Description: A computed fold for an 89-nucleotide RNA from an uncultured Pseudomonadota bacterium, annotated as c-di-GMP-I riboswitch aptamer.

Order: sequence, then structure tokens, then C1' cells
RNA sequence: GCCGUCGAUUCGCAUACUCACUGAAAGGUGGGGACGCAAAGCUUCCGGUCUAAGGGCCCGCAUUGGCCUAGGACAGCGGGGUUGCCGGC
Repeated sequence: GCCGUCGAUUCGCAUACUCACUGAAAGGUGGGGACGCAAAGCUUCCGGUCUAAGGGCCCGCAUUGGCCUAGGACAGCGGGGUUGCCGGC
């Protein structure tokens, strides 16, 4: 430097749930907790999914409704980019 996850070693992260805070919501942050993960480290560039405050349209039984839409969100939904541990060559 490259490749790889058959085995081993030292580690790491933290699902669901729960408490507090936050947000219109999806969700996020911190504590507890581990379902799992060889990148379940980082990053929204591509696809996908979630939400709909605001905006638009429709209805209207005064008003409470419905539909559409990210500039919001998910990196533990894939792909890409990038960095890293161990081993082999």
C1' cells in the first nucleotide's frame, strides 16, 4: 500500500423498552438497558422510507376535516464518498 471477514485477539457501537429534556410531527439529545452490528465510525451525493409546521387545493354540516407538497427527518433502509481495528499477502 492492497485485499479480506474462515478463524483468533483487544476493543467499539447500542435495538426494543424506559426516565428527563426538546420538536407541529417524523425524530433528536442525555441517563438506564442490549436486539443485534466487522464499520451499526463519519458524511444526505443517488435511490428509498417517515413526518407535514408552513404553503397550495377541495369540502364546508359556521369553524375542528380531506388531499398534495420538504426547505424537516431516518447513516440500525440500500448505494456512493471517506476514515479506522485485527489477520493474511

The model forms 95% of the base pairs in the Rfam consensus. Its Rfam family is "c-di-GMP-I riboswitch aptamer". From the family's description: GEMM was predicted in a large-scale screen for bacterial structured RNA regulatory elements.